[in-house]
RNA sequence: GGAGCCGGAAACACGGUCGCCGCGGCCCCUCCGGGGGCUCCGCGGAGGAAAGUCCGGGCUCCACAGAGCAGGAUGCUGGCUAACGGCCAGUGGGGGCGACCCUAAGGAAAGUGCCACAGAAAAUACACCGCCGAUGGGGGCGGGCUCCGGCCCGCUUCACAGGCAAGGGUGAAAUGGUGGGGGCCUCGCGGCCUUAAUGUAAGAGCCCACCGCGACCCUGGCGACAGGGUCGGCAGGGCAAACCCCAUCCGGAGCAAGUCCAAGCAAGGCGGCGCUGAGGUGGCUCGCCGAGCCGCCGGGUAGGACGCACGAGGGCGCCGGCAACGGCGCUCCCAGAUAGAUGACCGUGACGCCCCUUCCCAGGGGCGGACAGAACCCGGCUUAUCGAAGGCUCCGGUU
Numbered sequence: 001g002g003a004g005c006c007g008g009a010a011a012c013a014c015g016g017u018c019g020c021c022g023c024g025g026c027c028c029c030u031c032c033g034g035g036g037g038c039u040c041c042g043c044g045g046a047g048g049a050a051a052g053u054c055c056g057g058g059c060u061c062c063a064c065a066g067a068g069c070a071g072g073a074u075g076c077u078g079g080c081u082a083a084c085g086g087c088c089a090g091u092g093g094g095g096g097c098g099a100c101c102c103u104a105a106g107g108a109a110a111g112u113g114c115c116a117c118a119g120a121a122a123a124u125a126c127a128c129c130g131c132c133g134a135u136g137g138g139g140g141c142g143g144g145c146u147c148c149g150g151c152c153c154g155c156u157u158c159a160c161a162g163g164c165a166a167g168g169g170u171g172a173a174a175u176g177g178u179g180g181g182g183g184c185c186u187c188g189c190g191g192c193c194u195u196a197a198u199g200u201a202a203g204a205g206c207c208c209a210c211c212g213c214g215a216c217c218c219u220g221g222c223g224a225c226a227g228g229g230u231c232g233g234c235a236g237g238g239c240a241a242a243c244c245c246c247a248u249c250c251g252g253a254g255c256a257a258g259u260c261c262a263a264g265c266a267a268g269g270c271g272g273c274g275c276u277g278a279g280g281u282g283g284c285u286c287g288c289c290g291a292g293c294c295g296c297c298g299g300g301u302a303g304g305a306c307g308c309a310c311g312a313g314g315g316c317g318c319c320g321g322c323a324a325c326g327g328c329g330c331u332c333c334c335a336g337a338u339a340g341a342u343g344a345c346c347g348u349g350a351c352g353c354c355c356c357u358u359c360c361c362a363g364g365g366g367c368g369g370a371c372a373g374a375a376c377c378c379g380g381c382u383u384a385u386c387g388a389a390g391g392c393u394c395c396g397g398u399u
C1' cells in the first nucleotide's frame, strides 16, 4: 500500500430569535366538581432503531384458566432469564490459506409415502456392455469296449443352459472404501515350505491388512462428546424444511383490554329462542358461571377522567461468574399527545469531503450530517442508516 474479518461507541455542541406540547406558578371566572387565559416566570420534552409487528413476558377481562381431543411452536449439550423461537459458554458437522463464518443438528430396525431424467436396476431390486463357462448340454478329433443299437475316457471348441458383479456405462444417490491373496514337487488328487492371508472356472468378506460402521468395555468430561482397547464381515440406500412418531411448551382475547363519571333518548313496540340452559366461550366436547340473547321498526349519544408513566427503570462503584447474568451499596426521576407536541432560521465552533494558495506548518472558499419518529409497558430478533475510531488476518513493497 492492497484485500478482508470482528466487536463496540456516537447519532453534532454552544448562544440567540420565533413557534409547539405537558407540569408547576400567576391571573380571571365559578353552580366549588372545575373551566379559561397568559407566555409574565420556572422546569421537562423521542430512538438506537421509537420501524416491521416476527417471537416472549407483564398488565386487564373472560373460572383464581380446569380435563380431553384437535391445532400450533420448538428440537446437539450445559447455563442465563419473568419468559422466549433470545442470549452466553461448549460439542459434532461444513466452508475459508487465514482472521473468522455457517449450521431446523431427535427418530428411516413403528407405519405410510416419494426418489424426475438417465439407467439393467431407485429397494426384500437387478444384468446393457463385459468376464467365466468349473457343472450340465451340442459339435470336432483321438483312444478303448461292444450284443454293432451304442457306451466310456481324454483333448479341443461353441457360448445353449448356467454362473459373476471386479471393470465400463447411467445417476444427486447403486447394498461402505482401498490394497493383497506366494513358492516348490506332482499328469492330477494332493503334499511340503513360507505368509497378515496363501480364494476361484471367473468371481465374491471366501481369506487377510488398513480406513469407515456397529456392539461391548476402560479413561476423561455435569453433559453433548472425545481418546483408547476388544469383538463382529457389515447385520442390508436416501428423503422426516413428506405425512408421521417421540420429547418439551402453549386456554382465548387484547389498552378500541378494562373501569368510572357526565349528557341525552322511550329500562319503547313487534317477532323468535331460552332454567328440558340463552349467553359467557372467537376450534370442538366436558366442566364452571347462570338469565337473558337475536332480528326488525322507532329513538338518543359519539364528551370527560382513570388505566398512563417508579419501572424485570437509568448511571456509577465493588463483589461472584470464562461469559450471558446475578448480588450489594450510592445516586437520579427522565415525554405522555388524542388528529396527535419535540420544529424552523441565524451566528460561532468541532468533524468529514472538494477546490485554491503552499516545501511543510497553516490559511481562504464552498458543500455535507443520515435512517427515521413515541401512543399501555418491558426483554429480544429482523430490517433501515451520513460518517468516525479500534483490534485482528492474508498478500505485496521498503528498511
Base pairs, nucleotide, nucleotide: 001395002394003393004392005391006390012349013348014347015346016345017344018343020045021044022043023042024041025040026037027036028035029034047371051382052381054380055379056378057377058376059254060253061252062251066286067285068284069283071250072249073248074247075246076090077089078088079087080086091105092103093102094101095100106245107244111243112242113239114238115237128168129167130164131163132162135161136160137158138157139156140155141154142153143152144151145150176211177210178209179208180207181206182193183192184191185190212234213232214231215230216229217228218227219226220225258306259305260304261303268297269296270295271294272293273292279289280288313332314331315330316329317328318327319326320325351368352367353366354365355364356363357362
The prediction has a mean pLDDT of 77. This is a predicted structure of a 399-nucleotide RNA (Bacterial RNase P class A) from a Candidatus Lambdaproteobacteria bacterium. The sequence was found by an Rfam model in a public genome assembly. Rfam family: Bacterial RNase P class A. Rfam links the family to the GO terms ribonuclease P activity, tRNA processing and dimeric ribonuclease P complex. The source organism's lineage runs through Bacteria, Pseudomonadati, Pseudomonadota and Candidatus Lambdaproteobacteria.